Model confidence (mean pLDDT): 77 of 100. Bacterial RNase P class A from Mariprofundus sp., 379 nucleotides, folded computationally. Rfam family: Bacterial RNase P class A. Rfam links the family to the GO terms ribonuclease P activity, tRNA processing and dimeric ribonuclease P complex. Rfam classes the family as a ribozyme. NCBI's taxonomy places the organism under Bacteria, Candidatius Mariprofundia, Mariprofundales, Mariprofundaceae, Mariprofundus.
RNA sequence: GGAGUGGUCCGGAUGGUCGCGGCAGGGGCGUGAUGCUACCUGUCGAGGAAAGUCCGGGCUGCACAGAGCAGAACGCCGGAUAACGUCCGGCGGGGGCGACCCCGGGACAGUGCCACAGAAAACAGACCGCCACAGUUGGCUGCUUCAGCGCUGUGGUAAGGGUGAAACGGUGCGGUAAGAGCGCACCGCCCCGGCUGGUAACAGACGGGGGCACGGUAAACCCCGUUCGCAGCAAGGCCAAAUAGGGAAGCGCCAAGCGUGGUUCGCGUUUGCUUCCGGGUAGGCUGCUCGAGCCUGUCGGUAACGGCAGGCCCAGAUGAAUGACCAUCCACCUGCCGCUGGCAGGGGACAGAACCCGGCUUACAGGGCCACUCCGUAU
Numbered sequence: 001g002g003a004g005u006g007g008u009c010c011g012g013a014u015g016g017u018c019g020c021g022g023c024a025g026g027g028g029c030g031u032g033a034u035g036c037u038a039c040c041u042g043u044c045g046a047g048g049a050a051a052g053u054c055c056g057g058g059c060u061g062c063a064c065a066g067a068g069c070a071g072a073a074c075g076c077c078g079g080a081u082a083a084c085g086u087c088c089g090g091c092g093g094g095g096g097c098g099a100c101c102c103c104g105g106g107a108c109a110g111u112g113c114c115a116c117a118g119a120a121a122a123c124a125g126a127c128c129g130c131c132a133c134a135g136u137u138g139g140c141u142g143c144u145u146c147a148g149c150g151c152u153g154u155g156g157u158a159a160g161g162g163u164g165a166a167a168c169g170g171u172g173c174g175g176u177a178a179g180a181g182c183g184c185a186c187c188g189c190c191c192c193g194g195c196u197g198g199u200a201a202c203a204g205a206c207g208g209g210g211g212c213a214c215g216g217u218a219a220a221c222c223c224c225g226u227u228c229g230c231a232g233c234a235a236g237g238c239c240a241a242a243u244a245g246g247g248a249a250g251c252g253c254c255a256a257g258c259g260u261g262g263u264u265c266g267c268g269u270u271u272g273c274u275u276c277c278g279g280g281u282a283g284g285c286u287g288c289u290c291g292a293g294c295c296u297g298u299c300g301g302u303a304a305c306g307g308c309a310g311g312c313c314c315a316g317a318u319g320a321a322u323g324a325c326c327a328u329c330c331a332c333c334u335g336c337c338g339c340u341g342g343c344a345g346g347g348g349a350c351a352g353a354a355c356c357c358g359g360c361u362u363a364c365a366g367g368g369c370c371a372c373u374c375c376g377u378a379u
Base pairs, nucleotide, nucleotide: 001375002374003373004372005371006370007369008368009367010366012329013328014327015326016325017324018323020045021044022043023042024041025040026039027037028036029035047350051361052360054359055358056357057356058355059232060231061230062229071228072227073226074225075224076090077089078088079087080086091104092103093102094101095100105223106222110221111220112217113216114215127161128160129157130156131155132154133153134152135151136150139149140148141147142146169187170186171185172184173183174182188212189210190209191208192207193206195204196203197202236286237285238284239283246277247276248275249274250273251272255271256270257269258268259267260266293312294311295310296309297308298307299306300305330348332346333345334344335343336342337341
């Protein structure tokens, strides 16, 4: 200098003018009291993902003897944590020269599936090739009743070619008509046993057995193990109109209807008025933001994380605030020039809280920093 790997941080800055939401104080208005407020001052006011709503927890209401079925999620080992499908450390396998990245129960319990290509894709298969035998009346050659080549047929063969993501261990010697774990040696693989190291996953060497049987897929069904009550802040709690309707008491019986088997009186009841009570709706308040909180230091731990000390307060809207404009500057892009620079123009990524946290995943203009790897060059 070039190429790359892992992590972390920022994601426009400053000033001015106007505006919006919350809180505090003041002023004004109002009440018995709580209050209301368009005015003034001060102060605070989006994110690393606020997103997707995919996991886990807090909180709230309901349910709850115990067990099973069904369903869902997860799955090497140990640890962290409120909890997790997250994180940390390790183990095994795969990829990369490497930093590093990806994957993780079971495919000898059973069932299913394996495109295209290829002859053959699961206890497979003969297209070319190789080899043997038989035929050859019309092909070629020769030393011509025969042999070889070629052709046809029947068989053998998984060594070689070719196909594929994947073709039933590798090398060598023997063996054979040609071949083949067919036999043997070495390497590899599988099974069993105890030993050593490790908390464990697992690793190591040793002994014995087996010519090798056992392809992939479980984000296909399935099997084994573990975990899981249901719903969600529109949860839940409180206050509570108008109108309609419910209940109770009192007044009224003037009038009308109905009942009292017909009629009259009487009684009951409905309609009316007043007061009170309870439920629901509109509306309002609450839940609501001080919390598994943030920052700094220190201690324990390889780490995730935890303990202690000090400091800090950091949005709470609901027809839903967090904005607009101007000036100067900073990244960035484009063009031109007299090119360590200057001039002109353009121009701020993804996206916006809605009960709160811990994660995962996805989106993101541009930039800074740290550690490490490989290659080249110089000393």